RNAcentral holds the sequence, with entries from ENA. This is a predicted structure of a 71-nucleotide RNA (transfer RNA) from a bacterium. It matches the Rfam family "tRNA". The family's RNA type in Rfam is transfer RNA. Rfam links the family to the GO term triplet codon-amino acid adaptor activity. Its mean pLDDT, the model's own confidence on a scale to 100, is 81.
RNA sequence: UGCCCAGUCGUCUAACGGCAGGACAGCGGUUUCUGGUACCGCCGAUCGAGGUUCGAAUCCUUGCUGGGCAA
Numbered sequence: 001u002g003c004c005c006a007g008u009c010g011u012c013u014a015a016c017g018g019c020a021g022g023a024c025a026g027c028g029g030u031u032u033c034u035g036g037u038a039c040c041g042c043c044g045a046u047c048g049a050g051g052u053u054c055g056a057a058u059c060c061u062u063g064c065u066g067g068g069c070a071a
Stems, first nucleotide, its partner, number of pairs: 001070007010024004018054001026042005047063005
């Protein structure tokens, strides 16, 4: 420098273009002498900016970050 891939709660992982869900973690409660386990509940996310569309996490453009390949 060129090409390719990826980016979703703190972490991991889903979601035909149509309500962003689950698990772990965290918080609260029940249980326990205490802790842990178990059960119930709560919290919290689509990398940024534009575009297409009635509707975008998803499609298009561009930027950023990370990874890979070639030289």